The RNA shown here (Bacterial RNase P class A) has 336 nucleotides and comes from Aequorivita viscosa.
The RNAcentral record of the sequence draws on ENA and Rfam.
Its Rfam family is "Bacterial RNase P class A". Rfam classes the family as a ribozyme.
The source organism's lineage runs through Bacteria, Pseudomonadati, Flavobacteriales, Flavobacteriaceae and Aequorivita.
């Protein structure tokens, strides 16, 4: 250099035009208001505006709210060891076992032993108990004990043989039931609070008013709501704002501890916040990348521009993803 494997990183860029969401100033006109000041609207400008996965919504949390959150039972989830962590089914070391490779020793092979590299694992228990096992075989889990030999009073009582990973062994086998541990209230931002509005808590049927119809929870015992009910009818109203919600378990750097994931301090530094949903289109050059030519040159021509789009937020996991980039490790090959 090539090729693997393993981890990390980036993931089009300028400009101009016209468009859009949010925020700052400037200025107009309106509306309440004595001025001041508050609100709605318009016009200029100035700056900001998607992701590594925003996705799947599969785990933990973080906030929210429930007189249902209490005992049981039942159901889920989680499994070596030790850290880390707000917290986990993540992530980190470590042991243990499974593949792959290489090396080394014993060895004619074959095969055994012994060290390393990378990768993987639902890695508790089968000596409660209950089920399941294909092919060979006489028999595979209640031994209905098969051949031959041997022996007893009498029995698989002993031995060999032979299938099979396993032949009575404390077998195998728990991404089988089940058993130990250890955790689990429920429901999600359409949570949940405040303002505006508007209204029918009216009509009509049943039926029930604490000796209570109905409801709420996985089930059960508790517990709660319950008369302005509860079940049907015919119909009326609303359907907007604000805040929740973008200063947070934030983010850069540097240093210090730790093998490591992580943790500490110092300094810096604010970066979408929308509600039928904006973050976009055109057009020129440019970058990469592709394929074709013949003039073989960073030539000329042509194409392509990857997977995707916040919607309460924050740590995982997992899948999509054109192309480039950089770090380690191993085989081979050439050179010194």
């Nucleotide at each position: 250099a090539c090729a693997g494997c393993a981890g990390g990183c980036c993931g089009c860029c300028u400009u101009a035009u016209c468009g859009u969401c949010g925020a700052g100033a400037u200025u107009c006109c309106c509306g309440c208001c004595u001025u001041c000041g508050c609100g709605a609207g318009g016009a200029u400008u100035u700056g900001g505006g998607a992701g590594g996965a925003a996705a799947g919504u599969c785990c933990g949390g973080a906030c929210a709210c429930c007189a249902u959150a209490g005992g049981g039972a039942a159901g889920c989830a989680u499994a070596a060891c030790g850290g880390c962590u707000a917290a986990c089914a993540g992530c980190c070391g470590u042991c243990g076992g499974g593949a792959u490779c290489c090396c080394c020793g014993c060895c004619u092979u074959a095969g055994c032993g012994g060290a390393g590299a990378u990768u993987u694992c639902a890695g508790g228990a089968c000596a409660a108990g209950u089920g399941c096992a294909g092919c060979a075989g006489a028999a595979a889990g209640g031994a209905u004990g098969u051949a031959c030999a041997g022996g007893u009073a009498a029995u698989g009582c002993u031995g060999u043989a032979g299938u099979g990973a396993a032949a009575u062994c404390a077998g195998g086998u728990a991404a089988a039931c089940u058993c130990u541990a250890u955790g689990c209230g429920g429901u999600g931002a359409a949570a949940u609070g405040c303002c505006a509005c508007g209204u029918a808590a009216a009509c009509c049927u049943g039926u029930g008013c604490u000796u209570g119809a109905g409801g709420g929870u996985u089930c059960c015992c508790g517990c709660c709501c319950g008369a302005u009910g509860c079940a049907g009818g015919a119909g009326g109203g609303u359907a907007g704002g604000c805040a929740g919600a973008u200063u947070g378990a934030g983010c850069g750097u540097u240093u210090c501890g730790g093998u490591a994931a992580c943790g500490g301090a110092a300094c810096g530094u604010c970066u979408a916040g929308a509600u039928a949903a904006a973050u976009g289109a055109u057009a020129a050059g440019g970058u990469a990348c592709c394929g074709a030519a013949c003039u073989a040159g960073c030539u000329u021509c042509g194409g392509u521009a990857a997977c995707a789009g916040a919607a309460c937020c924050c740590g995982g996991c997992u899948u999509a993803u054109a192309g480039g980039c950089c770090u380690g490790c191993u085989u081979u090959u050439u050179u010194u």